[in-house]
RNA sequence: GACUUUGUAGCUCAGGGGUAGAGCGGUAGAUUUAGCUUCUAUUGGCCGAAGGUUCGAUUCCUUCCAAAGUCA
Numbered sequence: 001g002a003c004u005u006u007g008u009a010g011c012u013c014a015g016g017g018g019u020a021g022a023g024c025g026g027u028a029g030a031u032u033u034a035g036c037u038u039c040u041a042u043u044g045g046c047c048g049a050a051g052g053u054u055c056g057a058u059u060c061c062u063u064c065c066a067a068a069g070u071c072a
Stems, first nucleotide, its partner, number of pairs: 001071007010024004018055001025043006048064005
């Protein structure tokens, strides 16, 4: 320098055009003498940034940023 992949909740990851979810975690309550466990409720993200297409974009397209990899 060229190419590929990835970027979504505090963490690990789904979701691939119709307004985003799970597990773990945090908080409160029940249980317990207390703690652990278990149960219930609740908490949480303008989806890496900017633009474009579209009635509608996390999703499709372009550029950039960051990480990993292959080739030279």

Annotation:
Predicted 3D model of a 72-nucleotide RNA (transfer RNA) from Thalassobius sp. I31.1. It was read from a public genome assembly. NCBI's taxonomy places the organism under Bacteria, Pseudomonadati, Alphaproteobacteria, Roseobacteraceae, Thalassovita. Rfam family: tRNA. From the family's description: Transfer RNA (tRNA) molecules are approximately 80 nucleotides in length. Rfam links the family to the GO term triplet codon-amino acid adaptor activity. The coordinates come from a structure-prediction model, not an experiment, and the mean pLDDT is 83.